The RNA shown here (Purine riboswitch aptamer) has 102 nucleotides and comes from Parageobacillus caldoxylosilyticus NBRC 107762.
RNAcentral records the identical sequence in 2 taxa.
The organism belongs to Parageobacillus caldoxylosilyticus, within Bacteria.
Rfam family: Purine riboswitch aptamer. The family is grouped with related families in Rfam's "Purine riboswitches".
The RNAcentral record of the sequence draws on Rfam and Ribocentre.

RNA sequence: AGCAUCAAUGGUUGUUACCUUCAUAUAUGCUUGGAAAUAUGGUCCAAGUGUCUCUACCGGGUCGCCGUAAACGACCUGACUAUGAAGGCAGAAUGAGCUAGA
Numbered sequence: 001a002g003c004a005u006c007a008a009u010g011g012u013u014g015u016u017a018c019c020u021u022c023a024u025a026u027a028u029g030c031u032u033g034g035a036a037a038u039a040u041g042g043u044c045c046a047a048g049u050g051u052c053u054c055u056a057c058c059g060g061g062u063c064g065c066c067g068u069a070a071a072c073g074a075c076c077u078g079a080c081u082a083u084g085a086a087g088g089c090a091g092a093a094u095g096a097g098c099u100a101g102a
Stems, first nucleotide, its partner, number of pairs: 001016004006011001018088008026056001029049007041066002050057001058078007
C1' cells in the first nucleotide's frame, strides 16, 4: 500500500506485496572430458553428482606451489535462489546531506 471481513467515523481481524533477522538446503562442494595461460600466469566450455528443492555453483584477497611443464593447493571474505518462522509501533535527542527562508 492493495484485497477481504467485522464494525461504524476512521477502528478490528486475516491475507498479499516489500524489507530485516533466524532456520533448513549446499559444503557458492565434489567428479570427469575438451580447450587455454605460464612465476606480470594459474582461465574458459561442457557433462555428471550433490537438495523432501527451482535456480545458482562464482568474485576478490592472502599465503603456498609449479624453474617453463601440466597440474594446481590451503585459508579468509562476499551472496543469489527455494521453503518456513518471527518482526518491521510511537516519540525524543544528536550528527550529516539536500532544499527553502532570513